[in-house]
RNA sequence: GGGCCGCUUCCGCUGAGUCCGGCUCCGGCCGGAGCCGGGGACCCAAGUGUUUUUGGGGUGAAUCGGCUGUAUGUCUCGUACGUACAGCCGUAGGGCGACCUUCCGACAGCCCGAACCCGACAGCUAACCCGGUAGGCGGUCCACGGAAGGAGCU
Numbered sequence: 001g002g003g004c005c006g007c008u009u010c011c012g013c014u015g016a017g018u019c020c021g022g023c024u025c026c027g028g029c030c031g032g033a034g035c036c037g038g039g040g041a042c043c044c045a046a047g048u049g050u051u052u053u054u055g056g057g058g059u060g061a062a063u064c065g066g067c068u069g070u071a072u073g074u075c076u077c078g079u080a081c082g083u084a085c086a087g088c089c090g091u092a093g094g095g096c097g098a099c100c101u102u103c104c105g106a107c108a109g110c111c112c113g114a115a116c117c118c119g120a121c122a123g124c125u126a127a128c129c130c131g132g133u134a135g136g137c138g139g140u141c142c143a144c145g146g147a148a149g150g151a152g153c154u
Base pairs, nucleotide, nucleotide: 010139011138012137013136014135018033019032020031021030022029023028034133035132036131037130038129039128044123053120055121056118057117058116059115064090065089066088067087068086069085070084071083072082073081074080093112094111095110096109097107099150100149101148102147103146104145105144
């Protein structure tokens, strides 16, 4: 001097997932504010709606298709029809590009397009009731440009 790994601080991204306080046997527990989600009337959904095993519903951007392979069921034994899993290609939709929000544009830019929950049950929904406040990543002087309004600093 370089590489790898771990810890801490700081900065940033996704997301509701931040801040304050109290107690503690120091493992954690409790409360509040903010933010988020669910349940829950009249009216509406109606001049007969809602469509309930073809179950239904919720959080979330995460839906909808096509192809291939494997396994399997049915049968009329056909690269047939269906189901599950895996892989690939698209796609409704979503995110990022650095003080913040919004708007405009550019990059024919880079990513995501999951997972889980309720348990026969929920339309909307004031009052009211119940719950969550995680997880996962990236970075070290570098981050595309413009406009408006702010914040901060001087």
Molecule: c-di-AMP riboswitch aptamer (ydaO/yuaA leader)
Organism: Actinacidiphila oryziradicis